Background: FMN riboswitch aptamer (RFN element), 147 nucleotides, folded computationally.
RNA sequence: CGAAAUCUUCAGGGUCGGGUGAGGGAUGAUGAAUCCCAAGUCCCAACCGGCGGUAAAGUCCGCGAGCCCGGACGGUCUUCUGACCGGCAGGGUAGAGCCGUUGAGAUUACGGCACCGACGGUAAAGUCCGGAUGAAAGAAGAUGGAA
Repeated sequence: CGAAAUCUUCAGGGUCGGGUGAGGGAUGAUGAAUCCCAAGUCCCAACCGGCGGUAAAGUCCGCGAGCCCGGACGGUCUUCUGACCGGCAGGGUAGAGCCGUUGAGAUUACGGCACCGACGGUAAAGUCCGGAUGAAAGAAGAUGGAA
C1' cells in the first nucleotide's frame, strides 16, 4: 500500500394562488328559493428529481425502490390430499428530449422549447393519507491484514 471477511452510521424531493363544484350543511315544510362550506385528485398556474457510469444527466447506459409471478423455506388449517398466508434466491413488468452554441469530447454544461412519474385509499393524485419507525441501489467509516 492493501484483498477476503465482519460490523457501524447514513441513504427522496415537491401545491403559494385562482377557477369549477362531486358532495355536505343552514333557513324554509322533506317543496320552491336563497345562502354557506367544499378537490394540493378536475381545469389554469406552480413546484420536485434516489444511486453508479460517462464532460456535470429525472428523459443516454445500468442499478435500486414500486408492481406481478415465485422453486426452497417458515406459518395456519386439513378429510393427509391439499388449500391459504408470508416470502429468500430467481424471473417478469414499468415513464420521458429534441434543436442550437462552446468544446478534443456534452441526448450531461449554456440558451431555447418540450416531455415523464408504482401500488392501495379518496372527487379521477409525481406533490395528500397508507404499506413505511419498512426495504434498498449505494456512500462513508471501523476492525482486519491475503497477495
Model confidence (mean pLDDT): 81 of 100.